Small-subunit ribosomal RNA, central domain from Amborella trichopoda, 348 nucleotides, folded computationally. Rfam family: Bacterial small subunit ribosomal RNA. The coordinates come from a structure-prediction model, not an experiment, and the mean pLDDT is 82.

[in-house]
Context: one part of a larger RNA
């Protein structure tokens, strides 16, 4: 390379928007580029294959016939792809009517705990397996009243909801994004994927300014053979806010996206329909999502199984024994830390 793969063996980019490109619904027409086909030219000879021949045979040599693919010319076919023209509504989208939600963002409000101040009061209190350090007659702890600050929001809470992913939860308001269902009005293939490029991206970390209730590092006390720990008393960076970087995670469903098809059973969420009713339920059923179980099928097995890892099509990414190594070197980005791209020798 031909191939074969990517849940767990190497391998799905962290996510998304979208350019080029690739691929693309139904009906009719044009055309003949792809496609199919007739004829024809070229394809040097030698070589190879094959039918023969003469050197005694063989190799070598001599004569002849070719097959197949390639490129070109010319004539034809019109199913499929492309093109031209016209149309359709099932894919996709728009409008109208509803609806659910911790989706984003900005503002306002709230209670509990912690801390602190004052009154009463007068000796311990706290911690732990047990203690000690630490706190307390300069009045602690307890109790009553007041105040401030920062961070996080008990119960509800769920196998539940929403979001592209990261993620998202006290309450209310403004603003804003997406989804779903119903009805069937409009556009008429407007679609899918997506190299390069851009967006967003937990925690930690970095820069500048605030803030600082709990807390890596660090110090003290214990435990222990030791204890750079678990326990305990303190405590800095950071955690929080604002502005800007960083761009990585077991960023996981370890499972790329889209479409179609292929037994059931049992739930939950949203929303319809039928039946029923004063009404809410109950019962049956449709669509969208989210779970459990399980048949066919496929899998090395585990397990998957209409939310596929089944059956097919399209597009992208990616893998090719281990170790060296996500290292060296070069380049790009970054304030830095690092990130991205990414080998070879040697060894087995």
């Nucleotide at each position: 390379u031909u191939g074969g793969g990517c849940g767990u063996g190497a391998a799905g980019c962290a996510u998304u928007u979208g350019u080029a490109g690739g691929u693309g619904g139904c009906u009719u027409u044009u055309c003949a580029a792809g496609u199919c086909u007739g004829c024809u030219g070229u394809a040097a000879a030698a070589u190879c294959c094959u039918a023969g021949g003469g050197c005694u045979c063989a190799a070598a040599c001599c004569u002849g016939u070719a097959c197949a693919g390639g490129c070109g010319g010319u004539g034809g076919a019109a199913a499929c792809u492309a093109c031209c023209a016209a149309g359709c509504u099932g894919g996709a989208g728009u409008a109208c009517a509803g609806u659910a939600a911790g989706g984003g963002u900005a503002g306002a409000g709230g209670g509990a705990a912690u801390u602190u101040c004052g009154g009463u009061g007068g000796a311990g209190g706290g911690a732990u397996g047990a203690a000690a350090u630490g706190c307390g007659u300069a009045g602690a702890g307890a109790u009553c009243g007041g105040a401030a600050a920062g961070a996080a929001c008990a119960c509800c809470a769920a196998u539940g909801a929403c979001a592209a992913a990261a993620g998202c939860a006290c309450u209310c308001u403004g603003u804003u994004g997406g989804g779903c269902c119903a009805a069937c009005a409009c556009u008429g293939a407007c679609a899918c994927u997506g190299g390069g490029a851009g967006u967003u991206u937990a925690a930690a970390g970095c820069u500048a300014g605030g803030g600082g209730a709990g807390a890596a590092a660090u110090g003290g006390g214990a435990u222990u053979a030791g204890a750079u720990a678990c326990c305990u008393c303190a405590g800095u960076a950071g955690u929080c806010c604002c502005a800007g970087c960083c761009a990585u995670a077991a960023a996981c469903g370890a499972u790329g996206g889209a479409u179609a098809c292929u037994a059931g059973g049992c739930g939950c969420u949203g929303u319809g329909u039928g039946u029923a009713u004063c009404a809410a339920c109950c019962c049956a059923u449709g669509c969208a999502g989210u779970g459990c179980u399980g048949u066919a099928g496929g899998u090395a097995a585990c397990g998957c199984a209409u939310u596929a890892a089944g059956u097919a099509u399209c597009c992208c990414g990616u893998c090719u024994a281990a170790a060296g190594a996500g290292u060296a070197u070069g380049u790009u980005c970054g304030c830095a830390a690092u990130a991205a791209u990414g080998a070879a020798a040697c060894u087995c």